[in-house]
RNA sequence: GGCGCUAUCGUCUAACGGUUAGGACGACACCCUUUCAAGGUGUAAAUUUGGGUUCGACUCCCAGUAGCGUCA
Numbered sequence: 001g002g003c004g005c006u007a008u009c010g011u012c013u014a015a016c017g018g019u020u021a022g023g024a025c026g027a028c029a030c031c032c033u034u035u036c037a038a039g040g041u042g043u044a045a046a047u048u049u050g051g052g053u054u055c056g057a058c059u060c061c062c063a064g065u066a067g068c069g070u071c072a
Stems, first nucleotide, its partner, number of pairs: 001071007010025004018055001027043005048064005
């Protein structure tokens, strides 16, 4: 350098083109408890970047960035 794959809350991971972007762990608040732990309830937190297609894009297309693989 060519080709291929991947990129979503702090972490892991779902999501037929129409979802309030869901779940688990973690964080925080409250309940329970004499207290702590455990348990229960709730809250906050995310689509790698820039364009395009579309009535509508995490999802489709193009380009970039980063990581991984492969060929040279």
Predicted 3D model of a 72-nucleotide RNA (transfer RNA) from a Patescibacteria group bacterium. The sequence was found in a public genome assembly. Its mean pLDDT, the model's own confidence on a scale to 100, is 81. It matches the Rfam family "tRNA". By type it is a transfer RNA.